Description:
Transfer RNA from a Candidatus Thorarchaeota archaeon, 77 nucleotides, folded computationally.

C1' cells in the first nucleotide's frame, strides 16, 4: 500500500441481510427480604448507535468519505 471484518449505555453483546420513535445480560443506584453480609426478588436511571455527508416522509440499518481496531496479502529493509 491492497482486500475483508468490526466500531451500539461503565463492561460483554443482539438488532443491520429485508429502513419505521434502541434492546438483553453483567456491573452500578433505590427498595424488598435477611440479625448482618452475600444470594434472591422488584423498580428506576443510564446510549440520539466511531465522525462527517448523502438518499428517504423516516437511517444503528442503504450509499460515499474519514478515523480507529483486528485478520490476511504485498512492498522495503
Nucleotide at each position: 500500500g491492497g482486500g475483508c471484518u468490526c466500531g451500539u449505555g461503565g463492561c460483554g453483546c443482539a438488532g443491520c441481510u429485508a429502513g419505521g420513535u434502541a434492546g438483553c445480560g453483567c456491573a452500578g443506584c433505590a427498595g424488598g427480604c435477611u440479625u448482618u453480609u452475600a444470594a434472591c426478588c422488584u423498580g428506576a436511571u443510564g446510549g440520539c448507535c466511531g465522525c462527517g455527508g448523502g438518499u428517504u416522509c423516516g437511517a444503528a440499518u442503504c450509499c460515499c468519505g474519514c478515523c480507529g481496531a483486528g485478520c490476511c496479502c504485498g512492498c522495503c529493509a